[in-house]
């Protein structure tokens, strides 16, 4: 890079250094000279692997990893719903929208850890 597989509504910012984009992509909607994004120091959350106890449930510990605006910030693709409008008429059809202060499931996509190639 690929593939499996588990998670992705909880959580958790100072201080320095740079200077313009940045939140993957596409459409938005945020964030940014009141200085974002990145890098570095310290500092935090978490508990995937580990570690210690347990017969298990599990419970402590934090060595590797990860993480520290917005639910993965929202949405796309299918199903359901729901809403305006048109057309028909015995409950259908046909367009057209729902979002970020979030309809429901499902999937795709990415992101992480473990494992394997």
């Nucleotide at each position: 890079c690929u593939c499996u597989u588990a998670u992705c509504c909880a959580g958790a910012g100072a201080g320095g250094c740079u200077g313009a984009g940045g939140g993957a992509a596409c459409g938005g909607c945020c964030c940014g000279a009141u200085g974002a994004c990145g890098c570095c120091u310290c500092g935090g959350c978490a508990a995937c692997c580990u570690g210690a106890c347990g017969c298990a449930a599990g419970u402590c510990a934090a060595g590797g990893u990860g993480c520290c605006a917005a639910c993965u910030c929202c949405g796309a693709c299918a199903g359901u719903g729901a809403a305006u409008a048109g057309c028909a008429u015995a409950u259908g059809c046909u367009a057209u929208u729902c979002a970020a202060c979030c309809a429901c499931u499902g999937g795709a996509a990415g992101a992480u850890g473990a494992g394997a190639g």